[in-house]
Molecule: transfer RNA
Organism: Pedinophyceae sp. YPF-701
């Protein structure tokens, strides 16, 4: 240097076919408990890596770029 693959909530990942972004765990508050755990109930948390681009509409198509793994020279 080429060439594939991943980037989503504080982490761990869903997310089909373009049509109102979720789960688990944590984390807060609340109940239960003599007290903690533990188990129950709520309830918050997202620039979907970032620009451009297609479209009524874009996490999802499509280009760069950046970060990050694997392979090839």
């Nucleotide at each position: 240097g080429c060439u594939c693959g991943c980037u989503u909530a504080g982490c761990u990942c869903a997310g089909u076919c373009g049509g109102u972004a979720g789960a688990g765990c944590g984390a807060c508050a609340g109940g239960c408990u003599g007290u903690u755990a533990a188990c129950c109930u709520g309830c918050a948390g997202g620039u979907c890596a970032g620009c451009g681009g297609u479209u009524c509409g874009a996490a999802u198509c499509c280009g760069c770029u950046a970060g990050u793994g694997a392979g090839c020279g």